[in-house]
Context: one part of a larger RNA
RNA sequence: GGAUGAACGCUGGCGGCGUGCCUAACACAUGCAAGUCGAACGUGAUCUCUAUACUUGUAUAGGGUGAAAGUGGCGAACGGGUGAGUAACACGUUGGUGACCUGCCCCGAGGAGCGGGAUAACUCCUUGAAAGAGGAGCUAAUACCGCAGAUGACUGGACUGUUAGAGGGUCCAGCCUAAAGCUCAGGCGUCUCGGGAGGGGCCUGCGGGCUAUCAGCUAGUUGGUGGGGUAAGAGCCUACCAAGGCGAAGACGGCUAGGGGGCGUGAGAGCGUGACCCCCCACAAGGGAACUGAGAAACGGUCCCUACUCCUACGGGAGGCAGCAGUGAGGAAUAUUGAGCAAUGGGCGCAAGCCUGACUCAGCAACGCCGCGUGGAUGAAGAAGGCCUUCGGGUUGUAAAAUCCUUUUCUGAGGGACGAUAAUGACGGUACCUCAGGAAUAAGUUCCGGCUAACUACGUGCCAGCAGCCGCGGUAAAACGUAGGGGACAAGCGUUAUCC
Numbered sequence: 001g002g003a004u005g006a007a008c009g010c011u012g013g014c015g016g017c018g019u020g021c022c023u024a025a026c027a028c029a030u031g032c033a034a035g036u037c038g039a040a041c042g043u044g045a046u047c048u049c050u051a052u053a054c055u056u057g058u059a060u061a062g063g064g065u066g067a068a069a070g071u072g073g074c075g076a077a078c079g080g081g082u083g084a085g086u087a088a089c090a091c092g093u094u095g096g097u098g099a100c101c102u103g104c105c106c107c108g109a110g111g112a113g114c115g116g117g118a119u120a121a122c123u124c125c126u127u128g129a130a131a132g133a134g135g136a137g138c139u140a141a142u143a144c145c146g147c148a149g150a151u152g153a154c155u156g157g158a159c160u161g162u163u164a165g166a167g168g169g170u171c172c173a174g175c176c177u178a179a180a181g182c183u184c185a186g187g188c189g190u191c192u193c194g195g196g197a198g199g200g201g202c203c204u205g206c207g208g209g210c211u212a213u214c215a216g217c218u219a220g221u222u223g224g225u226g227g228g229g230u231a232a233g234a235g236c237c238u239a240c241c242a243a244g245g246c247g248a249a250g251a252c253g254g255c256u257a258g259g260g261g262g263c264g265u266g267a268g269a270g271c272g273u274g275a276c277c278c279c280c281c282a283c284a285a286g287g288g289a290a291c292u293g294a295g296a297a298a299c300g301g302u303c304c305c306u307a308c309u310c311c312u313a314c315g316g317g318a319g320g321c322a323g324c325a326g327u328g329a330g331g332a333a334u335a336u337u338g339a340g341c342a343a344u345g346g347g348c349g350c351a352a353g354c355c356u357g358a359c360u361c362a363g364c365a366a367c368g369c370c371g372c373g374u375g376g377a378u379g380a381a382g383a384a385g386g387c388c389u390u391c392g393g394g395u396u397g398u399a400a401a402a403u404c405c406u407u408u409u410c411u412g413a414g415g416g417a418c419g420a421u422a423a424u425g426a427c428g429g430u431a432c433c434u435c436a437g438g439a440a441u442a443a444g445u446u447c448c449g450g451c452u453a454a455c456u457a458c459g460u461g462c463c464a465g466c467a468g469c470c471g472c473g474g475u476a477a478a479a480c481g482u483a484g485g486g487g488a489c490a491a492g493c494g495u496u497a498u499c500c
Base pairs, nucleotide, nucleotide: 001500002499003498004497006496007495008494009493010492013372014371015370016369017368018367019365020364021330026328027327028326030325031324032323035074036073037072040071041070043068047064048063049062050061051060052059053058054057081283082282083281091207092206093205095203096202097201100200101199102198105196106195107194108193109192110191111190113147114146115145116144122137123136124135125134126133127132152176154174155173156172157171158170159169160168181188182187209255210254211253216246217245218244221243222242223241224240225239226238227237228236258280259279260278261277262273263272264271265270285306286305287304288303289302308319309318310317311316336362338361339360340359344358345356346355347354348353375405376404377403378402385396386395387394388393410437411436412435413434414433415432419427444489445488446487447486448485449470450469451468455484456483457482458481459480465472466471
C1' cells in the first nucleotide's frame, strides 16, 4: 500500500447493487416451512330444488351441491439449513465397470382373458385422565390374491463370436412369472421386453495439512477353497487351510481440518484463505437399528437406549428451529415473529387449480463497493470578530455580507410504467416524467518533531500526559493540553484485529 462476513470511537444527506451469529453442532415459547389427486374408491356433513303428508315447520321420497375423515396413487430421498465429524477414494482430476441399478421422461415392439376373498372409513360395544387401544358387524377400488398366458427371467445342453478377462449372441428342453381401469369419449392411465436420456453405486492411477520428542504396525490381519450376501466385484460375512500383508518413498499413532471452482495479495514464483454464489461430501438433540420405496439406513418418518424439556387423574404420555421469522444464553459483534405466489423453479392434478419462509420483494444496519449532493458567478489593496504581531502590520480571506443565477437534491401537486400478457403485478402509486416552491434539507474526522504533506501562541514544568519506530515533557515544548492557522481524506474519518 492492498484486503475484510469485521468490531470500537467521533460524525452522518440521498440513491443503486450486494452483504449481514465468524462465538454455544447451546437451549428453544409461538406461527408458518409438503402436499396433492373426486378423471382410482366407498362414505357423506352442510346448503338447496322438486313432490307428498299435514300438527305450518317438521317428516318421507327423489335430485343437485359437496365439507370432512378414510382406502388407494404420486410426492415427501427434491428444494432449504449447518460444518460437528472426516486426513478418507471424502474431494479434485484420469480412466474402468466384460462386476452394476435406475421411478417419472423419450423412442420402438407386443399384451391387458377368467375368477376370488378381504379390509379401512361407517355403525355398535368395551377401555383409558390423555395419547390412544381392543372387540363385533357392513362395504368399494387402479388396494390384495388365484388360474390361464410369452417375444421374457432362471436352470441344463449344443453351437458361435469377441476380449486381457464372459454373466455376450443363436438354438433346444424343463420350469417360473404380468396386467387396471377411469373418462367430459378427446384422452389419461396399466403390464412385459428392447433402446435412449438424465441420475446414481462400486473400483482405480495421480494430487492437495502438521508431527519421528509417534518406528515398528496388523488376527478377518494377507491369500486360498467351500458356503452365504448384494443391484453389483470384493474378507463384505462365515467355516476350514496356509502364513502372510504394510513400513524411513514415513506404515502405525498424535494434532489440526469438510474438499473443490474460487477469493485476497503479489510483476511473477509464491504465500494466505475456503464468508456470499456454484459442484461434491457429511450431519439433523447424542448413539444405534432396520422398515417402506426406483431411490433413505430418511432434518419437519418408525423403533430402541441416553441426556434434557413439557403434560399427567401418577397408571402413563408428548417433544427435537444446523428450515423462515423470533426468544434466552454466549459474545467486541451480525437484521423483520413483514408482503406475495405476480415472475422463475418445484410437487400433485387431464385440467381448473392447490401447496411452496425455494423464490421474488419490502423492512433494519455507512457492513462493503459505486454514483450524486451539501450550490454557481460576481464581490475590498480586503468589513466585523478571532489569532499572531517587531504595534507598522500580517492572517483567517473572495472567505462572509451584498447582487445576480441555478434547482441535482428536497417539499407539494398531476401523470405513471417495463417486468406478462388472451388474462393474472406482491413490489407500487415504486421507478420515471411534467409543473410549482425556495439556497432552500445536508460536513465531518484525523493529523501537523523525523519517517510524512502540514506552525505559531498560551498553559503545563520528567508533572499531567504523548508514542507505530526513533523518542518528547525537569520554565522560552512546532512532540503534552487548548486556541488560531495549516495538511490529508471525505459521508465518512480514525483506531484495533487478521492476511499478503
Notes: This is a predicted structure of a 500-nucleotide part of an RNA (small-subunit ribosomal RNA, 5' domain) from an uncultured bacterium. Its mean pLDDT, the model's own confidence on a scale to 100, is 85. The RNAcentral record of the full RNA draws on ENA and SILVA.